This is a predicted structure of a 495-nucleotide part of an RNA (small-subunit ribosomal RNA, 5' domain) from an uncultured bacterium. Its mean pLDDT, the model's own confidence on a scale to 100, is 83.
Context: one part of a larger RNA
RNA sequence: GGACGAACGCUGGCGGCGUGCCUAACACAUGCAAGUCGAGCGAUUCUCUUCGGAGAAGAGCGGCGGACGGGUGAGUAACGCGUGGGUAACCUGCCCUGUACACACGGAUAACAUACCGAAAGGUAUGCUAAUACGGGAUAACAUAAGAAAUCCGCAUGUUUUUCUUAUCAAAGCUCCGGCGGUACAGGAUGGCCUCGCGUCUGAUUAGCUAGUUGGUGGGGUAACGGCCCACCAAGGCGACGAUCAGUAGCCGGUCUGAGAGGAUGAACGGCCACAUUGGGACUGAGAUACGGCCCAGACUCCUACGGGAGGCAGCAGUGGGGAAUAUUGGGCAAUGGGCGAAAGCCUGACCCAGCAACGCCGCGUGAAGGAAGAAGGCCUUCGGGUUGUAAACUUCUUUUACCAGGGACGAAGGACGUGACGGUACCUGGAGAAAAAGCAACGGCUAACUACGUGCCAGCAGCCGCGGUAAUACGUAGGUUGCAAGCGUUGUCC
Numbered sequence: 001g002g003a004c005g006a007a008c009g010c011u012g013g014c015g016g017c018g019u020g021c022c023u024a025a026c027a028c029a030u031g032c033a034a035g036u037c038g039a040g041c042g043a044u045u046c047u048c049u050u051c052g053g054a055g056a057a058g059a060g061c062g063g064c065g066g067a068c069g070g071g072u073g074a075g076u077a078a079c080g081c082g083u084g085g086g087u088a089a090c091c092u093g094c095c096c097u098g099u100a101c102a103c104a105c106g107g108a109u110a111a112c113a114u115a116c117c118g119a120a121a122g123g124u125a126u127g128c129u130a131a132u133a134c135g136g137g138a139u140a141a142c143a144u145a146a147g148a149a150a151u152c153c154g155c156a157u158g159u160u161u162u163u164c165u166u167a168u169c170a171a172a173g174c175u176c177c178g179g180c181g182g183u184a185c186a187g188g189a190u191g192g193c194c195u196c197g198c199g200u201c202u203g204a205u206u207a208g209c210u211a212g213u214u215g216g217u218g219g220g221g222u223a224a225c226g227g228c229c230c231a232c233c234a235a236g237g238c239g240a241c242g243a244u245c246a247g248u249a250g251c252c253g254g255u256c257u258g259a260g261a262g263g264a265u266g267a268a269c270g271g272c273c274a275c276a277u278u279g280g281g282a283c284u285g286a287g288a289u290a291c292g293g294c295c296c297a298g299a300c301u302c303c304u305a306c307g308g309g310a311g312g313c314a315g316c317a318g319u320g321g322g323g324a325a326u327a328u329u330g331g332g333c334a335a336u337g338g339g340c341g342a343a344a345g346c347c348u349g350a351c352c353c354a355g356c357a358a359c360g361c362c363g364c365g366u367g368a369a370g371g372a373a374g375a376a377g378g379c380c381u382u383c384g385g386g387u388u389g390u391a392a393a394c395u396u397c398u399u400u401u402a403c404c405a406g407g408g409a410c411g412a413a414g415g416a417c418g419u420g421a422c423g424g425u426a427c428c429u430g431g432a433g434a435a436a437a438a439g440c441a442a443c444g445g446c447u448a449a450c451u452a453c454g455u456g457c458c459a460g461c462a463g464c465c466g467c468g469g470u471a472a473u474a475c476g477u478a479g480g481u482u483g484c485a486a487g488c489g490u491u492g493u494c495c
Base pairs, nucleotide, nucleotide: 001495002494003493004492006491007490008489009488010487013364014363015362016361017360018359019357020356021322026320027319028318030317031316032315035064036063037062040061041060044057045056046055047054048053071275072274073273080200081199082198083197084196085195086194090192091191095188096187097186098185099184100183101182103137105135106134112127113126114125115124116123117122143168144167145166146165147164148163149162150161153158173180174179201247202246203245208238209237210236213235214234215233216232217231218230219229220228250272251271252270253269254265255264256263257262277298278297279296280295281294300311301310302309303308328354330353331352332351336350337348338347339346340345367397368396369395370394377388378387379386380385401436403431404430405429406428407427411422439484440483441482442481443480444465445464446463450479451478452477453476454475460467461466
């Protein structure tokens, strides 16, 4: 000098765009943050009715979604991340393309009703009913598995292609008649799992570490390779090229600084990872070992009729606490995006906006021109004057911003109509009046800027050198000056 998610002191006019718990991954009152589909299903209730029917609602079964989106950085020194490869060892709902198919049956169950238990949360028994729910049967190959034959390729385990035989496995309907769905297989797209090379902080005042440990054979398990797990066998494997242990830490694109090399850093935005009160576990599913799902255990909080139950803000607001310190219990789904739905639409604290804060960056303003009797006042003075100073007054002018009034958007894209939270905002026009708008720090040297008074090694200053003990340009005040300016200075941290 630059930078900051800053804080503190003094001060403070406006606008645009950003940013805003860095500390206790501390505890949380309250509200909201994930639903949707009646064009899958039965029953119920309500409304209208031309008595034919039409419409609506919430609970239940069923489907899809709740694995996305949003938060946080505790853990992690690791194939976690970055970068470049591999899979002849893999999966992929919804979407796209293509081929083929959808035959014929069955038994239940929730809702509901009745009875009962319980303070509640909730539960039990009996009876009834439906489905795109469930079950078995048929059919089926370019699927899967086994066997046989031939063939191509590869570093290898192996693999490609073709033919034959046997075995196994499928489906669901709804409809406004337009369609929307269902099943199997192949290919694609997207997303993901696994694996390898290289890179990734400090300490040797941590030197040895290791028993599923290292490898093999055989099995189990997985979508898949693998000590991933198991039985047996062998005795290996890692390490001064730093193993193990300990400390610290999410990683990166980037950001700051620097001429660069480098150093520091990882807020906001984007990618990946990990976590969701603490620890453990699996279920469902295409996908989770699942923030607003389940089970168990612990701590904590709450309810209780004492028998037993309920809860999880590191979602958005908000509260207490901690702290030098960090915002509203706001508006809207209008836009963008997401879930469901054929659609209308519903949901969406994602998001778009508004509010608060000079926290940051940028822009604008606080007037402009003229004006010497160099007024008054202040300060200094050698008492002559000097300085404040064209500064003011005064004259002429302008009206940005703020204020008042009138008009008034783009953002809206969906065939037309309609649809705007922001917002009567931005912007435009008119109006009044210089009107409503300047501070902070410094002035001994470094370092731009000096005098007077007070004080008297006191009170105090100070980044370093150092000032102050009676004329202090260094303390305090005043006048003046210098610097920056809606900010200025101090502190902290990095280069």